[in-house]
RNA sequence: GGGCGGGUGAUCUAGCCCGGUAUGAUGCCUGCCUUACUAGCAGGAUGUCGCGUGUUCAAAUCGCGCCCCGCCCA
Numbered sequence: 001g002g003g004c005g006g007g008u009g010a011u012c013u014a015g016c017c018c019g020g021u022a023u024g025a026u027g028c029c030u031g032c033c034u035u036a037c038u039a040g041c042a043g044g045a046u047g048u049c050g051c052g053u054g055u056u057c058a059a060a061u062c063g064c065g066c067c068c069c070g071c072c073c074a
Base pairs, nucleotide, nucleotide: 001073002072003071004070005069006068007067010026011025012024020057028044029043030042031041032040050066051065052064053063054062
């Protein structure tokens, strides 16, 4: 330098193909329970969907450029 795959709450991750309210788990917070802790039960908060731009009524999803990570080729 070229090709391919990936980047989504604090962490891991589904969704992307085929545009239409952002999914689950862990963690965190509050309450209940307990003498207390763990566990359990109920509830809650947290997202520039890597960045920019284009297309569209509407973009995590489609197009283009760029950044970062991994693999392969040279």